[in-house]
Model confidence (mean pLDDT): 76 of 100.
Predicted 3D model of a 381-nucleotide RNA (Bacterial RNase P class A) from Thermodesulfatator atlanticus.
């Protein structure tokens, strides 16, 4: 002094006026005094619950969640340790039934993309048409004695080792074998599968034995299989009080041989149910209280646990509006920039995302300051 990870904090005090709520004094109205008063996300409305309604709350079908293992919580898809993996030099950060039960997709490319191939090349055969070679003798000519080897083309067949193609191409080494190759064989890896010991609550991890095939790419945040779970409906929920109208009208159905209801859909099953039940027109009311904030609360000490958390003592009460209160101003104090100036001080500006509305444990999105740990790399001692 520059990068990154990760975790935590968000203004304070004073004064004048101005609202809500609460307590107290005074004769009630009124006035006076004390307290207290919007976030880490109050946002999303995404999960779980408290809390209120309805529901014989049972069973099943769809449906929906979750998905490695072990704890923690009122519960959670949440948080804490953990085991595999995988990113990253690290601090750290992501992910997690199955693809061998079945279907389905991998674009271009490239023979071929999974019961997956043959473009290039390597080999055999065969035919054509070409060189060289072997003997004689100076060149060249001769005769092909018979075979050898080699380039081109064409056709058959073999072949997946080499080479391209692609985000991935039928596991690696090395030996044998072949006409050339191949797990074709064979050893040592690797792989899959059964057993067993060892450590671990497990998830796994290590070590051993024996079988086999040298088979099975990826993609389930495709469909889908497996295992666990899951009643619904919301605070405008609900519940009390007054008040007031029109106990109006009309239409189905229906009367125990059941009409219609019974809080997500569809079956059964239960229940309720008769001067009754549904729909449809109109009419009255729309005010009050209460839910509503003392909590799975917050703080500090001690234990306990690795850690989330967990207990035990002590202390503390911190909005509660009701269209919607918690403001406006002015000094100081803190923090952030500039400048001026000898530490130290002055001056002047200025702070992001953003306001509770039944509560609380998450998660997720939006953002500026600052603090606090750890990792790299430079430099300097």
């Nucleotide at each position: 002094g520059g990068g990154g990870c990760u975790g935590g904090u968000c203004g304070g005090c004073g004064g004048u006026c101005g609202c809500c709520g609460g307590g107290g004094u005074u004769u009630u109205a009124g006035g006076c005094c004390c307290c207290g008063g919007a976030g880490g996300a109050a946002a999303g409305u995404c999960c779980g619950a408290g809390c209120u309604c309805c529901g014989c709350a049972g069973g099943g079908c769809a449906g929906g969640g979750c998905g490695c293992c072990g704890g923690g919580u009122a519960a959670c898809a949440c948080c804490c340790g953990g085991a595999g993996g995988g990113g990253g030099u690290a601090a750290c950060c992501c992910c997690u039934g199955g693809a061998a039960a079945g279907u389905g997709c991998c674009a271009c490319a490239g023979a071929a993309a999974a019961c997956a191939g043959a473009c290039c090349g390597c080999c055999c055969c065969u035919g054509u048409a070409c060189c060289c070679u072997u003997u004689u003798c100076u060149a060249g000519a001769a005769u092909u004695u018979a075979u050898g080897g080699g380039u081109a083309c064409a056709g058959g067949g073999g072949u997946a080792a080499g080479g391209g193609u692609g985000a991935a191409a039928a596991g690696g080494u090395g030996g044998g074998g072949u006409a050339a190759g191949a797990g074709c064989c064979c050893a040592c890896c690797g792989c899959u599968c059964c057993c067993c010991c060892u450590g671990g609550c497990a998830a796994c991890a290590g070590g051993g034995g024996g079988a086999g095939g040298c088979a099975c790419g990826g993609c389930a945040a495709a469909c889908c299989c497996c295992g666990c779970c899951c009643g619904g409906a919301g605070a405008a929920a609900g519940g009390c009080c007054a008040u007031g109208u029109a106990g109006g009208g009309g239409a189905g159905c229906g009367c125990u041989u059941g009409a219609g209801g019974g809080u997500g859909g569809c079956c059964c099953g239960c229940c309720c149910g008769a001067u009754g039940c549904u729909c449809c027109c109109g009419g009255g009311u729309a005010g009050g209280c209460c839910g509503c904030u003392a909590g799975a609360g917050c703080g500090g000490u001690u234990g306990g646990g690795u850690a989330a958390c967990c207990a035990a003592c002590c202390g503390c009460c911190u909005a509660g509006a009701g269209g919607a209160a918690u403001g406006a101003c002015c000094g100081c104090c803190a923090c952030c920039u500039g400048g001026c100036c000898u530490u130290g001080g002055c001056c002047a500006g200025g702070g992001a995302c953003a306001g509770a509305a039944c509560u609380c444990g998450g998660c997720u999105u939006a953002u500026g300051a600052c603090c606090a740990g750890c990792c790299c790399c430079u430099u300097u001692u």
Record summary: NCBI's taxonomy places the organism under Bacteria, Pseudomonadati, Thermodesulfobacteria, Thermodesulfatatoraceae, Thermodesulfatator. Its Rfam family is "Bacterial RNase P class A". Rfam classes the family as a ribozyme.